Molecule: Guanidine-I riboswitch aptamer
Organism: Meridianimarinicoccus roseus
RNA sequence: GGGCAGGGCACUUAGGGUUCCGCUUCCGCAAGGAAGGUCAGGUCCGAGAAGGGCCGCCGCGUCGGCAAAUUCCGGGGCGGUACACGGCGGGCCAAAAUCCCGGGAGAU
Numbered sequence: 001g002g003g004c005a006g007g008g009c010a011c012u013u014a015g016g017g018u019u020c021c022g023c024u025u026c027c028g029c030a031a032g033g034a035a036g037g038u039c040a041g042g043u044c045c046g047a048g049a050a051g052g053g054c055c056g057c058c059g060c061g062u063c064g065g066c067a068a069a070u071u072c073c074g075g076g077g078c079g080g081u082a083c084a085c086g087g088c089g090g091g092c093c094a095a096a097a098u099c100c101c102g103g104g105a106g107a108u
Stems, first nucleotide, its partner, number of pairs: 007055003011051002015045002020042002022039001023036005056081005062075004083103001085106001089101003
């Protein structure tokens, strides 16, 4: 300097805006209409560097099957799955975001 790898899914949370609901203000006899997210909220979006869960993968035991088992097939147990600072800008949906570009650029 280059390459490969650092697993997947849903749920929840931090966070997010405003399509719908609600709320607020105004108009209206009413039905309803307009505006407001600098409206606590419900629906909704939602983390690589957040949480627990399930699965996958790796290691070590253990149990069963068959004539036999370190070798084949299957069950279940324990452990491991490290580390991780991060723009600007752009994109999706109604819109925004720690979502996606992105474990990116850059930094160490």